[in-house]
RNA sequence: GGCGAGGUAGCUUAGUUGGCUAGAGCGCUCGGUUCAUACCCGGGAGGUCGUGGGUUCGAAUCCCACCCUCGCUA
Numbered sequence: 001g002g003c004g005a006g007g008u009a010g011c012u013u014a015g016u017u018g019g020c021u022a023g024a025g026c027g028c029u030c031g032g033u034u035c036a037u038a039c040c041c042g043g044g045a046g047g048u049c050g051u052g053g054g055u056u057c058g059a060a061u062c063c064c065a066c067c068c069u070c071g072c073u074a
Base pairs, nucleotide, nucleotide: 001073002072003071004070005069006068007067010026011025012024013023019057028044029043030042031041032040050066051065052064053063054062
């Protein structure tokens, strides 16, 4: 340099025939339970969906460019 896979919450990730308010587990936090802690139960906060453009009434999803990570290859 070429090809392929990936980038979504603090971490691991689901969601890609475009359409309701973008979800889950762990973690964090508040409450319940307990003599107390843990377990368990319930609530809550936390996301510019890698960046910038384009298409569209509407984009995490489609198109283009770029950045980053991993793999294969010369």

The RNA shown here (transfer RNA) has 74 nucleotides and comes from an Erysipelotrichaceae bacterium. The organism belongs to Erysipelotrichaceae, within Bacteria. Its mean pLDDT, the model's own confidence on a scale to 100, is 82.